A computed fold for a 74-nucleotide RNA from a Nanobdellota archaeon, annotated as transfer RNA.
Its Rfam family is "tRNA". It is annotated as a transfer RNA.
RNAcentral holds the sequence, with entries from ENA.
NCBI's taxonomy places the organism under Archaea, Nanobdellati, Nanobdellota.
RNA sequence: GGGCCGGUAGUUAAACCUGGUAUAACGCCGCAUUGGCUUUGCGGAGGCUCCGGGUUCAAAUCCCGGCCGGUCCA
Numbered sequence: 001g002g003g004c005c006g007g008u009a010g011u012u013a014a015a016c017c018u019g020g021u022a023u024a025a026c027g028c029c030g031c032a033u034u035g036g037c038u039u040u041g042c043g044g045a046g047g048c049u050c051c052g053g054g055u056u057c058a059a060a061u062c063c064c065g066g067c068c069g070g071u072c073c074a
Base pairs, nucleotide, nucleotide: 001073002072003071004070005069006068007067010026011025012024013023020057028044029043030042031041032040050066051065052064053063054062
């Protein structure tokens, strides 16, 4: 320098291909349960999706450019 894959909640991932309210688990907070802790059950907060631009009524998703990480080739 080039090819491919990836970047979404505090963490790990799904949703992308096929555009239409961003979801789950763990973690965190509260309540119940217990003599207490744990476990378990219920409820809640937390991201508008790496950055910029384009297409569209509408973009995490499609297109273009950039940044970062992984991998392969040189």